[in-house]
Molecule: FMN riboswitch aptamer (RFN element)
RNA sequence: GACGUGCCUCGAGAUCGGUGAAAUUCCGAGCCGGCGGUGACAGCCCGCUAACCGAGUACAGCAACAGGGGAGAUCUCCACUACAGGUGGUCCCACUCGUUGUUACCUCGGCCUGACCGGUGAAAUUCCGGUGCCGACAGAACAGUCUGGAUGGGAGGGGCACCCG
Repeated sequence: GACGUGCCUCGAGAUCGGUGAAAUUCCGAGCCGGCGGUGACAGCCCGCUAACCGAGUACAGCAACAGGGGAGAUCUCCACUACAGGUGGUCCCACUCGUUGUUACCUCGGCCUGACCGGUGAAAUUCCGGUGCCGACAGAACAGUCUGGAUGGGAGGGGCACCCG
């Protein structure tokens, strides 16, 4: 010090008032802004992350079946029968590169909102000034801000070790 592998750790924010039987959901006024990139600092330029939808896979799990192994009994049930409760099933194990089905936290795809004008500058839809806009799903009076899935997941950030030179 590049790539790689493993482990550890971090991984977003924001409210008051009014009406009302009931709203942090309506109305009014506020407030908030994840990650990487981009000639210069970005909620609204490019891409990504959660949730949701669809498809696929699953060596792992589960279920059934088949095979294998084991126990006990013939009181009861079924089949066969040499008529001896004799054999198999019924019970247990979860042994098998077994068969079928199923399950996502895995993979792929879909869905996925929103910015303009002026200024400075070599360079900015990123800075400064102005005006504007956007914000998954479920809940109950309609939610970016409340509660919940979530002590979850996560784009990614940082650190350590190994390895190599």